RNA sequence: GCUUCCAUAGUUCAACGGAUAGAAUACCGGCUUCCGAAGCCGUCGAUGCAGGUUCGAUUCCUGCUGGGAGCA
Numbered sequence: 001g002c003u004u005c006c007a008u009a010g011u012u013c014a015a016c017g018g019a020u021a022g023a024a025u026a027c028c029g030g031c032u033u034c035c036g037a038a039g040c041c042g043u044c045g046a047u048g049c050a051g052g053u054u055c056g057a058u059u060c061c062u063g064c065u066g067g068g069a070g071c072a
Base pairs, nucleotide, nucleotide: 001071002070003069004068005067006066007065010025011024012023013022018055028042029041030040031039048064049063050062051061052060
């Protein structure tokens, strides 16, 4: 340099182009306990950036950024 794949909560993962983007776990709060751990209940928390297509985009298209793989 060329080709190709990936980017969503703190972390690991979901989500036919259409319902309020959903779980697990972590943090925090409550119950429980003499105090903890475990367990149960609850709260908070996310679509890498900029455009385009569409009635509607996490999803499709373009560019950029970052990362992985292959070729040279």